[in-house]
């Protein structure tokens, strides 16, 4: 200097439902169902915010948001299927490893 599937640093984005129990809790989908810390507030939890952790996702982008309290099927509901819909938005033209190319330098034939 070119590519870089995988993987590994960084750096960045994102979500955390549903069903049950007086209560500890317990089920269900699912990568991941809010673990920790503080700080608000409450009589006490439940509730809020910050920061951190797991998880997933980063333009070849369906992670996740919007439409949307959406339409059908299905189920107690989530969840699953289809449709909307490859629609509208959505966070790296990073490095390193690793392939290949060029030019120079030394060694030795």
């Nucleotide at each position: 200097c070119c590519g870089c599937a995988u993987u590994c640093c960084c750096c960045g984005g994102g979500g955390a439902g549903c069903c049950u129990g007086c209560u500890u809790g317990g089920g269900c989908u699912g990568a991941g169902a809010g673990g920790g810390a503080u700080g608000g507030g409450u009589a006490g939890c439940g509730c809020c915010a910050u920061c951190c952790g797991a998880c997933c996702c980063g333009u070849c982008g369906a992670a996740c948001c919007u439409g949307a309290a959406c339409c059908g099927g299905c189920u107690c509901a989530u969840a699953c299927c289809g449709g909307c819909g490859g629609a509208g938005g959505g966070a790296g033209a990073g490095g390193a490893c690793c392939g290949g190319g060029c030019a120079c330098c030394g060694a030795c034939a």
The RNA shown here (TPP riboswitch aptamer (THI element)) has 109 nucleotides and comes from Sphingobium sp.
The organism belongs to Sphingobium, within Bacteria.
It matches the Rfam family "TPP riboswitch aptamer (THI element)". From the family's description: Vitamin B(1) in its active form thiamin pyrophosphate (TPP) is an essential coenzyme that is synthesised by coupling of pyrimidine and thiazole moieties in bacteria.
RNAcentral holds the sequence, with entries from Ribocentre.